[in-house]
RNA sequence: AGUGAGGAACAGACGGCCGCGCAGACACAUGUCUGUGAGGAAAGUCCGAACACCACAGAGCAGGAUGCCUGUUAACGGCAGGGCGCCGAGAGGCGACGGAAAGUGCAACAGAAAGUAUACCGCCCCGCAAGGGGUAAGGGUGAAACGGCGAGGUAAGAGCUCACCGCACCGGCCGAGAGGUACGGUGGCAGUGUAAACCCCAUCCGGUGCAAGACCAAGUAGGUACUCGUGAAGGGCUGCUCGUCCGUGAGUACGGGUAGGUCGCUCGAUGCUGCCAGUGAUGGCAGUACCAGAUAGAUGGCCGUCAGAUACAGAAUUCGGCUUAUGUUCCUCACCGUAU
Repeated sequence: AGUGAGGAACAGACGGCCGCGCAGACACAUGUCUGUGAGGAAAGUCCGAACACCACAGAGCAGGAUGCCUGUUAACGGCAGGGCGCCGAGAGGCGACGGAAAGUGCAACAGAAAGUAUACCGCCCCGCAAGGGGUAAGGGUGAAACGGCGAGGUAAGAGCUCACCGCACCGGCCGAGAGGUACGGUGGCAGUGUAAACCCCAUCCGGUGCAAGACCAAGUAGGUACUCGUGAAGGGCUGCUCGUCCGUGAGUACGGGUAGGUCGCUCGAUGCUGCCAGUGAUGGCAGUACCAGAUAGAUGGCCGUCAGAUACAGAAUUCGGCUUAUGUUCCUCACCGUAU
């Protein structure tokens, strides 16, 4: 140099001019000045919370999520450390990683046989042969075929027996635990796989989201109550009149509430720096900083210099994560021993 693995940082800089949002001050002519103004993902809205309203005696069903251990946290399905399994030559990466002996289902094709039985070729024995019996070593099928390997044994074979390896169970030891163990013993070795198939077990989960929600509140809009008026719309009761009721006109009061406005709104599980505790996630202490809050929605444009080109992309209640998009740079590590 190459090929890879892990992690971190930055997100053009400075100056000038014009423009926009917000806050403050000063002027009240609607302007001047000062300060400040997107991100590492503001994104997807996939998890977890805060906050708000609704529902709710308690519990259950249904439905959903999670599923090795220990820790961390406000919480989590996140993160850290560890165990086990798989992948990789390695650095390292990945894993829904409880239960298949509660029950049910499924296992295409091939194959004799796919889950409790069985034998296609072969091998061995009997038999002239046809055929009968034994076998599961060898071959063949399949994603998967009833431990592996060697020896003994046998007609041929077979955990049938034995050694070693593997496996299961029990005990000891180590570990906080998952778990580990070339420590001891027992068992010839099993009802194969599949639960991101139904299902079972354990733990957790009420719903909706700032367009949540709270307050103020305009009308030739509409409601209620009261007062006054009316053969001064009209109608019901009645054969008619009176009367009464519904209404109607004017006034007063009250409450709801649309348009609109105000709040919620940004000081917070906050950022930065240092020290301390911890392998780490993270926590503690001290100091310091205030860092967008719009409501049709501001954050832009031009010029100059440096390097004459600038990735992905833009807030809308707020945080903690995850995932995805993306330019450049740096650090550490592995492999190779090829090139110089």
RNAcentral holds the sequence, with entries from ENA. The RNA shown here (Bacterial RNase P class A) has 340 nucleotides and comes from a Spirochaetota bacterium. Its Rfam family is "Bacterial RNase P class A". The family's RNA type in Rfam is ribozyme. About the family: Ribonuclease P (RNase P) is a ubiquitous endoribonuclease, found in archaea, bacteria and eukarya as well as chloroplasts and mitochondria. A source record names the gene rnpB. The prediction has a mean pLDDT of 76.